Context: one part of a larger RNA
RNA sequence: AACGAACGCUGGCGGCGCGUCUUAAGCAUGCAAGUCGAGCGGCAAGGGGGAGCAAUCCCCCCUAGAGCGGCGGACUGGUGAGUAACGCGUGGGUGACCUGCCCUCCGGCCGGGGAUAGCCGUUAGAAAUAGCGGGUAAUACCGGAUACGCUUGGACUGCAAUGGCGGGCCAAGGAAAGGGGCUACGGCCCCGCCGGGGGAUGGGCCCGCGUCCCAUUAGCUCGUUGGUGUGGUAAAGGCGCACCAAGGCGAAGAUGGGUAGCCGGCCUGAGAGGGCGAACGGCCACACUGGGACUGAGAUACGGCCCAGACUCCUACGGGAGGCAGCAGCUAAGAAUAUUCCGCAAUGGACGAAAGUCUGACGGAGCGACGCCGCGUGGGUGACGAAGGCCGAAAGGUUGUAAAACUCUUUUGCGGGCGAAGAAUAAGCAGCGGAGGGAAUGCCGUUGUGAUGACGCCGGCCCGCGAAUAAGCCCCGGCUAAUUACGUGCCAGCAGCCGCGGUAACACGUAAGGGGCGAGCGUUGUUC
Numbered sequence: 001a002a003c004g005a006a007c008g009c010u011g012g013c014g015g016c017g018c019g020u021c022u023u024a025a026g027c028a029u030g031c032a033a034g035u036c037g038a039g040c041g042g043c044a045a046g047g048g049g050g051a052g053c054a055a056u057c058c059c060c061c062c063u064a065g066a067g068c069g070g071c072g073g074a075c076u077g078g079u080g081a082g083u084a085a086c087g088c089g090u091g092g093g094u095g096a097c098c099u100g101c102c103c104u105c106c107g108g109c110c111g112g113g114g115a116u117a118g119c120c121g122u123u124a125g126a127a128a129u130a131g132c133g134g135g136u137a138a139u140a141c142c143g144g145a146u147a148c149g150c151u152u153g154g155a156c157u158g159c160a161a162u163g164g165c166g167g168g169c170c171a172a173g174g175a176a177a178g179g180g181g182c183u184a185c186g187g188c189c190c191c192g193c194c195g196g197g198g199g200a201u202g203g204g205c206c207c208g209c210g211u212c213c214c215a216u217u218a219g220c221u222c223g224u225u226g227g228u229g230u231g232g233u234a235a236a237g238g239c240g241c242a243c244c245a246a247g248g249c250g251a252a253g254a255u256g257g258g259u260a261g262c263c264g265g266c267c268u269g270a271g272a273g274g275g276c277g278a279a280c281g282g283c284c285a286c287a288c289u290g291g292g293a294c295u296g297a298g299a300u301a302c303g304g305c306c307c308a309g310a311c312u313c314c315u316a317c318g319g320g321a322g323g324c325a326g327c328a329g330c331u332a333a334g335a336a337u338a339u340u341c342c343g344c345a346a347u348g349g350a351c352g353a354a355a356g357u358c359u360g361a362c363g364g365a366g367c368g369a370c371g372c373c374g375c376g377u378g379g380g381u382g383a384c385g386a387a388g389g390c391c392g393a394a395a396g397g398u399u400g401u402a403a404a405a406c407u408c409u410u411u412u413g414c415g416g417g418c419g420a421a422g423a424a425u426a427a428g429c430a431g432c433g434g435a436g437g438g439a440a441u442g443c444c445g446u447u448g449u450g451a452u453g454a455c456g457c458c459g460g461c462c463c464g465c466g467a468a469u470a471a472g473c474c475c476c477g478g479c480u481a482a483u484u485a486c487g488u489g490c491c492a493g494c495a496g497c498c499g500c501g502g503u504a505a506c507a508c509g510u511a512a513g514g515g516g517c518g519a520g521c522g523u524u525g526u527u528c
Stems, first nucleotide, its partner, number of pairs: 001527003005524005012375006018368002020333001025331003029328003034071003039068002046062002048059004078286003087211008097203002102199007110144001112142002119134006150173005156167004178191005212258003219249003224246008261283004265276004288309005311322004339365001341364003347361001348359004378408004388399004413465006422455001428449007472517005477498003483512005493500002
């Protein structure tokens, strides 16, 4: 000097930050990932209409919940257990690769089929849930047709030299889905769908170099090291397998053990260096413990699935359910770390044509002097100097312009009033223009209109009241700035080091005075 600090005493306000460093211990409760009816069949309650004397039945419209389907749940958010490793950092490689949504270019969108949820009926069960029968739709699923500069294979050829690139040829293979608006019924437009090329973005894999301690760890290794072949993958590769060879690593520290997420950075220091890796940002790893794959453009998936284990809960004892290292909150542990708050108004994200819905991301508020910064607790005048306290040689000295008193101001406080910015070129709607078109909707441009504030009784400004509501903590032997008196008597005690205390203690305790810092001051811990 510093701190994610804690403890003691004290404590007025504001701004900006930060806040379980311990048990990757266990968790009650609520919320944290949904959305689309412009993909599909359909629909309770309710509303409207019709039939009937009525019970009731039928039809139409709107719509909740559920279902099929699409996209998103691989982002965002949390944590640091593991990991000494191509994990991270940095620089390269991929002639060894993938990439949903987005941008751009080319081409296509023909014609069929069979199911299955929901639903109806029924069965088993306490439940979770499961079974059987009937029947239905699609942008769900499956054949057929067609097809490129796509894929696979083949021979040829040019360049090259790892299995590569280019060229034409032959053979084989592979597509699709509709929805909405308008219409002059011809079609047009918008959103989608299929195949292919390029881009962008994101990722996979490989390599050079760097990356803690122990040699009181010296040898380690059999898929081990290499080759051939084959399988596998989006893709190189012992990644897997068969066969063959006997290699590979190591004092420039292999192997083993310990410790640890890495970095941008942070702290310190003149620097070199040392220490650290909270918050914020990048990468990695993990999601009760261990294992596994499925789906998918992407996961071996925190709030998905399966198996095993420990634990907790429900049970009708036959069986079932769960995973806060998301936001709050609880228990435990600990010296120690917050609200079961408000809002989607802003920014961002998912879905949707849009309106919009969802969003504990985020924006805010609350608590904590935990930190940094700012402000205040008043300003002026005021005595050869009140009272009281303390000291004293009893003259006096000191506290001390300090107080009182007079006067002024009003930050903060209390009461009242006015009242920003964060809100936007929004979306939507309307007008006009433009390209294309026979026209309309639509598309593009432009103009107009245009709702919405959690914070929030905010900030800020103005008025009124009244010095009012606001000072402590540590130290005074030397180091080290600041001394006297009394008490105590090696006692009680102090102490960072040297050391003080055994009868005049500047070192203990109290008082007065003084010094330092100040809403803080000290102590402890840790780093330089």
This is a predicted structure of a 528-nucleotide part of an RNA (small-subunit ribosomal RNA, 5' domain) from an uncultured bacterium.
Its mean pLDDT, the model's own confidence on a scale to 100, is 81.
The RNAcentral record of the full RNA draws on ENA.